[in-house]
Molecule: transfer RNA
Organism: Candidatus Woesearchaeota archaeon
RNA sequence: GCUCCUGUAGCUCAGCGGCUAGAGCGCAUGGCUGUUAACCAUGAGGUCGCCGGUUCGAGCCCGGCCAGGGGCG
Numbered sequence: 001g002c003u004c005c006u007g008u009a010g011c012u013c014a015g016c017g018g019c020u021a022g023a024g025c026g027c028a029u030g031g032c033u034g035u036u037a038a039c040c041a042u043g044a045g046g047u048c049g050c051c052g053g054u055u056c057g058a059g060c061c062c063g064g065c066c067a068g069g070g071g072c073g
Stems, first nucleotide, its partner, number of pairs: 001072007010025004018056001027043005049065005
C1' cells in the first nucleotide's frame, strides 16, 4: 500500500428499514436471613465510533474518515 471483518449499556453480545434499542453478567435500592452469600422484586445506566448522504422513516442501506483485528504484498 491492497483487501476482508468488527465498532450497540461498565463487560460479553442480540437486534427483517417501522411503535419506546434489548438480553446475560455487573452495579444500585428494597425484600428474605442472626450476618454474609445465594435467591426474589424493582431501578439506574446508551449522542448505536465520527461526519455526511439515500428514504416518509436508518442501529440496519450508501460514501468518506477514525479505531481494533485477520489475510496479501